[in-house]
RNA sequence: UCCGGAGUGGUGUAAGGGCAGCACGGAGGACUUUGGCUCCUCAGGUGGAGGUUCGAAUCCUCCCUCCGGAG
Numbered sequence: 001u002c003c004g005g006a007g008u009g010g011u012g013u014a015a016g017g018g019c020a021g022c023a024c025g026g027a028g029g030a031c032u033u034u035g036g037c038u039c040c041u042c043a044g045g046u047g048g049a050g051g052u053u054c055g056a057a058u059c060c061u062c063c064c065u066c067c068g069g070a071g
Stems, first nucleotide, its partner, number of pairs: 001070007010024004018054001026042005047063005
């Protein structure tokens, strides 16, 4: 330099162009003498900038980071 793949809450992982979910973790509450278990509720996320579209996590372009390959 070129080619391919990946980037989603704190962590892991889903999501045929149409409400971003699940688990763990966190906070509050119930239960308990306390803790733990269990149950209920809540907060928290699409790497960045453009484009296409009525509508983008998803499609296109460029850039950033990581992984692999070629030279």